About this RNA:
Model confidence (mean pLDDT): 86 of 100. This is a predicted structure of a 76-nucleotide RNA (c-di-GMP-I riboswitch aptamer) from a Betaproteobacteria bacterium. Rfam family: c-di-GMP-I riboswitch aptamer. Its family is annotated with cyclic-di-GMP binding in the Gene Ontology. The RNAcentral record of the sequence draws on Ribocentre. Taxonomically the source falls in Betaproteobacteria (Bacteria, Pseudomonadati, Pseudomonadota).
[in-house]
RNA sequence: CUAGAAACAAGCCACACCCGCAGCGAUGCGGGGCCGGAAAGCCGCGGAUCUCUUACGAGACAGCCGGGUUGCCUAG
Numbered sequence: 001c002u003a004g005a006a007a008c009a010a011g012c013c014a015c016a017c018c019c020g021c022a023g024c025g026a027u028g029c030g031g032g033g034c035c036g037g038a039a040a041g042c043c044g045c046g047g048a049u050c051u052c053u054u055a056c057g058a059g060a061c062a063g064c065c066g067g068g069u070u071g072c073c074u075a076g
Stems, first nucleotide, its partner, number of pairs: 001076004012037002017032006035063001041069003045066003049060004
């Protein structure tokens, strides 16, 4: 640098739900919990979905899809 997620090793994250806090809300954060995940690490760039607004617009979501980017192991 390339390829792979078959195995090995080290481990990692944490669905739903519950409690507390923040928010108009979607939802987020902390604690518990552990459905699952080879990037369920990160990025709102393109879609989808959701929230607020009469509208214009503003926001949420990376564990919806695509894309970008970084990383562990193994092989070359």